[in-house]
RNA sequence: UGAGUCUGCCAGGCAGUCGCUUAACCUUGUGUUAAGAGGAAAGUCCGGGCUCCGCAGAGCAGAGUGCCAGGUAACCCCUGGGGGGCGUGAGCCUACGGAAAGUGCAGCAGAAAGUGAACCGCCAGCUUCGGUUGGUAAGGGUGAAAAGGUGCGGUAAGAGCGCACCGCAUGACUGGCAACAGUUCAUGGCGAUGGUAAACCCCGCUCGGAGCAAGACCAAAUAGAAGUCCUAUGGUGCGGCUCGCACUGGACUUGGGUAGGUUGCUUGAGCCAAUUGGUGACGAUUGGCCUAGAUGAAUGACUGUCCUAGACAGAACCCGGCUUACCGGCAGACUCAAAAC
Numbered sequence: 001u002g003a004g005u006c007u008g009c010c011a012g013g014c015a016g017u018c019g020c021u022u023a024a025c026c027u028u029g030u031g032u033u034a035a036g037a038g039g040a041a042a043g044u045c046c047g048g049g050c051u052c053c054g055c056a057g058a059g060c061a062g063a064g065u066g067c068c069a070g071g072u073a074a075c076c077c078c079u080g081g082g083g084g085g086c087g088u089g090a091g092c093c094u095a096c097g098g099a100a101a102g103u104g105c106a107g108c109a110g111a112a113a114g115u116g117a118a119c120c121g122c123c124a125g126c127u128u129c130g131g132u133u134g135g136u137a138a139g140g141g142u143g144a145a146a147a148g149g150u151g152c153g154g155u156a157a158g159a160g161c162g163c164a165c166c167g168c169a170u171g172a173c174u175g176g177c178a179a180c181a182g183u184u185c186a187u188g189g190c191g192a193u194g195g196u197a198a199a200c201c202c203c204g205c206u207c208g209g210a211g212c213a214a215g216a217c218c219a220a221a222u223a224g225a226a227g228u229c230c231u232a233u234g235g236u237g238c239g240g241c242u243c244g245c246a247c248u249g250g251a252c253u254u255g256g257g258u259a260g261g262u263u264g265c266u267u268g269a270g271c272c273a274a275u276u277g278g279u280g281a282c283g284a285u286u287g288g289c290c291u292a293g294a295u296g297a298a299u300g301a302c303u304g305u306c307c308u309a310g311a312c313a314g315a316a317c318c319c320g321g322c323u324u325a326c327c328g329g330c331a332g333a334c335u336c337a338a339a340a341c
Base pairs, nucleotide, nucleotide: 001337002336003335004334005333006332007331008330009329010328012306013305014304015303016302017301018300020036021035022034023033024032025031026029038312042323043322045321046320047319048318049317050211051210052209053208057243058242059241060240062207063206064205065204066203067081068080069079070078071077082096083094084093085092086091097202098201102200103199104196105195119140120139121136122135123134124133125132126131148166149165150164151163152162153161167190168188169187170186171185172184173182174181175180215263216262217261218260225254226253227252228251229250230249234248235247236246237245270289271288272287273286274285275284276283277282
């Protein structure tokens, strides 16, 4: 100097004029003061808080999840490790339990594609020299994949047939909480022929349901209407089925009346700072702060100026994540390449 990787922050500012919403105060009026959309408010993909369903029990089915250890209210989230893969590297990805319970799948080619082997070739015998019999799976061919790999010996020719090293399986030892790892040791010639579970399946763990249009209160109104079905051996009880338990009615159709207000509704698993524990996510202590609560839906318009020239985009019960969208700017750490000293 160039090219990369990872992390954090900002989201137009300032001034003036007019306007909107909420709260408090008082001198009650064109009043004063304070506050007033996000890093994703989005998607509704997860997890909860909260409210209700009579006690939500047991089992089956179903759904989710899937390496280990932690964090958290909890999670399919986050942190730190392990295995595998990619990258020169900083780093990134991971749907990561089980193929020795069973079933299924892999066209064509090929001799043969999952209890199973001979097309060419090599060797030996016979031969009418055309071929045939036996052995072999080291060489070649087919294929995504064909009886572990390299080398030496041995053999008629070959083969873990034997040996050495590696690979694999089992066991011990060492380190680690563990997943796992090993310049470790021992045994075994080692076909459980190999792959695939993001195929069915098996195994481990978790799981009541509905949702602020939940729910509570006040007010108003009528037709306390009509009909059909089941009816205690029945019926109802908020995902399905069975059992259990509780209660004693329930379902459907037609027709008529009312629908306004208050609350839930913002003090929270809240935010900030310092100290402290931890590799980290995060926790503890002390101190400080109160930062939207609308309801056909509030923060807008104009002027001037500055600059990084403003993208994606607007709360509706609340919170923790994930995912998606995004014009630009700032800061830090690390990696590689080239050159110079």